This is a predicted structure of a 374-nucleotide RNA (Bacterial RNase P class A) from a Candidatus Eiseniibacteriota bacterium. The coordinates come from a structure-prediction model, not an experiment, and the mean pLDDT is 76. The gene name in the source record is rnpB. Its Rfam family is "Bacterial RNase P class A". It is annotated as a ribozyme. Lineage of the source: Bacteria > Bacteria candidate phyla > Candidatus Eiseniibacteriota. RNAcentral holds the sequence, with entries from ENA.
C1' cells in the first nucleotide's frame, strides 16, 4: 500500500425547562342505570429499533375432537451436535474459487428402479455410428485416378459431451484383441474416525456419458384458521313475515371417521324489514435482560445473584436552553485564541418470541493474509 474476517455503537455526551402518551395517586365530571369512561394536576414512575421493516421460515398462545386414518399436496435433502422448533445456528466431511487470509456450496440422496430429454453442428447423442480417411479383393483406365464388394475405427473433422490415456506386441489395416503402467467404476479386506468420510492393499469385467432448479423413486417432517384468535359485561330485540328445505356446521383439497344442531315442535339457506354497533379482558414477567462462576472447540447448556424495561385508540416519544466534545469555515493579537454554522444514515412498536433477508451517512475496536521497503 492492497485485501479478508469478526465485534461494538448508532437523537455526539451530560444536565435542565416545556410539550405529548401510558400506568398509579388525588380532585371534579359524564351516561336513565350498570359495565365503564372523560377531564384536570408546577404530583410520582416509565416511554421505539438494530433493524421496530419485508411478512419469508419456525414456534408459543387461542379456537375448532387437547387433532384421528387413507389418498392427494407441500417442504427439506452430506455427517454429528444445538434448540421449544426451523428451511436457522455451530463444528466437521466431500466438491469448487483464490498465491493467501478466506469465501461459495439451489453446486451435497438416487441416473447399473422406470419414463423422458440432450438445441446447433455432426456420419453418429445411448439398441452407437462412418463424412474425410486406412486396408484387402475385383472391374475400367488417358496410369493422374475412378467405380463396386468387404474389413476397420488408429488419424482428421463436428460438438458442452463421441464408448478410457500412454507405450509395446499384434495385424492386410486396425481395435482392451493381448500385455505393462495410469485414470475411472464396482466388490472384498485391514487401519483411523461416533459419523459423513479418509488411508492402504487385493480382485474383477476391461470402460459402464450427462440432465433429477424433467417427471419420478427413496427418507424425514407437515391437521386447519389466526389477537378482526378467543372470552366476558352492558345495550338492543319486531319477525308466529314471504320462499326453498333434509340435511347443515366444525372442515378453507378430498374420502372416512368424530362432535354439535336438525328432519314438519323446521336445522340451514335466500329475500324483505327492524334493533344494537359501547366497554373490559386477552396485553405483556418473557424459550426475558444484566453480572459472576462452571461445562463445551463452538452453537449452546447448568448454577448463583440482581433488575422490571411502551402496551394506547389509526396509535404518543417532539421542541428549546446551558456546559463540554467533534467537524467545517472566517478573523488576526498565530494562540492551550476568538467568532459563525453543523452534529447527518436507514427507519417508527400494534399478541409475543427464535431466525433469515433487505436498508443504513459518519464513527470506534480487534484479528489475519499478500506485496513493497528498512
Nucleotide at each position: 500500500g492492497g485485501a479478508g474476517c469478526g465485534g461494538g455503537a448508532g437523537a455526539g455526551a451530560c444536565g435542565g425547562u416545556c410539550g405529548c402518551g401510558u400506568g398509579c395517586c388525588g380532585g371534579c365530571c359524564c351516561c336513565g342505570a350498570c359495565a365503564g369512561g372523560g377531564u384536570c394536576g408546577c404530583g410520582c414512575a416509565c416511554g421505539a429499533g438494530g433493524a421496530a421493516a419485508g411478512u419469508c421460515c419456525g414456534g408459543g398462545c387461542u379456537c375448532c375432537a387437547c387433532a384421528g386414518g387413507g389418498c392427494a399436496g407441500g417442504a427439506u435433502g452430506c455427517u454429528g451436535g444445538g434448540u421449544a422448533a426451523c428451511g436457522c445456528c455451530c463444528a466437521g466431511u466431500g466438491g469448487g474459487a483464490g498465491c493467501g487470509a478466506u469465501c461459495c456450496u439451489a453446486a451435497a440422496g438416487g441416473a447399473a428402479a422406470g419414463u423422458g430429454c440432450c438445441a446447433c453442428a455432426g456420419a453418429a447423442a445411448g439398441c452407437a455410428g462412418a463424412c474425410c480417411g486406412c486396408c484387402g479383393g475385383g472391374g475400367c483406365u488417358u496410369c493422374g485416378g475412378u467405380c463396386c464388394c468387404g474389413g476397420c475405427a488408429a488419424g482428421g473433422g463436428u460438438g458442452a459431451a463421441a464408448c478410457g490415456g500412454u507405450g509395446a506386441g499384434g495385424u492386410a489395416a486396425g481395435a482392451g484383441c493381448u500385455c505393462a503402467c495410469c485414470a475411472g467404476c464396482g466388490c472384498c479386506u485391514c487401519c483411523g474416525g461416533u459419523g459423513a468420510c479418509g488411508g492402504a492393499g487385493g480382485c474383477g469385467g476391461c470402460u459402464c456419458g450427462g440432465c433429477a432448479a424433467a417427471c419420478c423413486c427413496c427418507a424425514u417432517c407437515c391437521g386447519g384458521a389466526g389477537c378482526a384468535a378467543g372470552g366476558c359485561c352492558a345495550a338492543a330485540u319486531a319477525g308466529a313475515a314471504g320462499g326453498a328445505g333434509a340435511g347443515a356446521a366444525g372442515c378453507g383439497g378430498u374420502c372416512c371417521g368424530c362432535u354439535u344442531c336438525g328432519u314438519u315442535u323446521g336445522a340451514u339457506c335466500c329475500u324483505c324489514g327492524g334493533g344494537u354497533u359501547g366497554g373490559c379482558c386477552g396485553c405483556u414477567c418473557g424459550a426475558g435482560c444484566c453480572c459472576c462462576g462452571g461445562g463445551g472447540u463452538a452453537a449452546c447448556c447448568c448454577g448463583g445473584g440482581g433488575c422490571c424495561u411502551a402496551g394506547a385508540g389509526a396509535a404518543a416519544u417532539g421542541a428549546c436552553c446551558g456546559u463540554c466534545c467533534g467537524g467545517u469555515c472566517c478573523g488576526c493579537a498565530u494562540g492551550c485564541c476568538g467568532g459563525a454554522c453543523c452534529g447527518a444514515a436507514c427507519a417508527g412498536a400494534a399478541c409475543c418470541c427464535g431466525g433469515c433477508u433487505u436498508a443504513c451517512g459518519a464513527c470506534c475496536c480487534g484479528c489475519u493474509c499478500c506485496c513493497g521497503c528498512c